[in-house]
Predicted 3D model of a 266-nucleotide part of an RNA (large-subunit ribosomal RNA, domain VI) from a metagenome.
The coordinates come from a structure-prediction model, not an experiment, and the mean pLDDT is 88.
Context: one part of a larger RNA
RNA sequence: CGCAGGAGUUUUGAGAGAAUUUAUCCCUAGUACGAGAGGACCGGGAUGAACGAACCUCUGGUGUUCCGGUUGUGCUGCCAAGCACAGCGCCGGGUAGCUAUGUUCGGUUCCGAUAACCGCUGAAAGCAUCUAAGUGGGAAGCGGAUCUCGAGAUAAGAACUCCCUGACGCAAGUCACUAAAGACCCCUCGUAGACGACGAGGUUGAUAGGCGGAAGGUAGAAGCAUGGCAACAUGUGAAGCUGAUCCGUACUAAUGUGUCGUGAGG
Numbered sequence: 001c002g003c004a005g006g007a008g009u010u011u012u013g014a015g016a017g018a019a020u021u022u023a024u025c026c027c028u029a030g031u032a033c034g035a036g037a038g039g040a041c042c043g044g045g046a047u048g049a050a051c052g053a054a055c056c057u058c059u060g061g062u063g064u065u066c067c068g069g070u071u072g073u074g075c076u077g078c079c080a081a082g083c084a085c086a087g088c089g090c091c092g093g094g095u096a097g098c099u100a101u102g103u104u105c106g107g108u109u110c111c112g113a114u115a116a117c118c119g120c121u122g123a124a125a126g127c128a129u130c131u132a133a134g135u136g137g138g139a140a141g142c143g144g145a146u147c148u149c150g151a152g153a154u155a156a157g158a159a160c161u162c163c164c165u166g167a168c169g170c171a172a173g174u175c176a177c178u179a180a181a182g183a184c185c186c187c188u189c190g191u192a193g194a195c196g197a198c199g200a201g202g203u204u205g206a207u208a209g210g211c212g213g214a215a216g217g218u219a220g221a222a223g224c225a226u227g228g229c230a231a232c233a234u235g236u237g238a239a240g241c242u243g244a245u246c247c248g249u250a251c252u253a254a255u256g257u258g259u260c261g262u263g264a265g266g
Stems, first nucleotide, its partner, number of pairs: 001152001005163007015149004021049007033038001051106005059100004066093005071086006110144003117137004164265001165176004177263001182260003186202005207253003210249005216242003223236005
């Protein structure tokens, strides 16, 4: 820009893409078959491999914004307690998130038309012949079925809902009034994200921060007391601290405005 008014929501599916794998074992059955050795079709079930998708409950990884331990030096006058630097100084753990080696799931089944091939009926050619007329079966392959995208599918589809004037004029239109539904800008953000976009919200509000509580993490704070010559231990006390998680709460910030979009549709 188009889809002959504008808008919101939900869709149909022309078309396009993805996927399509396979093994071993058990039963049928040591049956059919076979002198024996051996050993099935058909049908039913179990467990895997590789591949793929989603996810983080579990097992782990990461987690330089969480907790603790500890070395050297410096600083806060000193002790104690802390801070800074040393690859996060080093080390032990670890929430959310992200992850695989972790977890769950997938390929199935079914229908149709067929290939090689196997048929039925059957002449040309009194026979024979699956073919010439006619009519069946038949593959991991083909078309559907499954999953994803999808009306710029210009043949531009469908459904529901919402919105928009008076006068004059034959009409085109002019004048006056009006600025709808809805969308955007802007702002708070994340389940989204390179930026746009998408999504949740903007006081009729839990969108983010803060605060309160909880979970999870770390591992037993400081101070004081007691014991010990001391290092240190114990008690107060599952203490103290705690990023991203959950619930709640308007304390702070989403203010006030503004812009587009018209008037019933060739």
It matches the Rfam family "Bacterial large subunit ribosomal RNA". Rfam links the family to the GO terms structural constituent of ribosome and ribosome.
RNAcentral holds the full RNA, with entries from SILVA.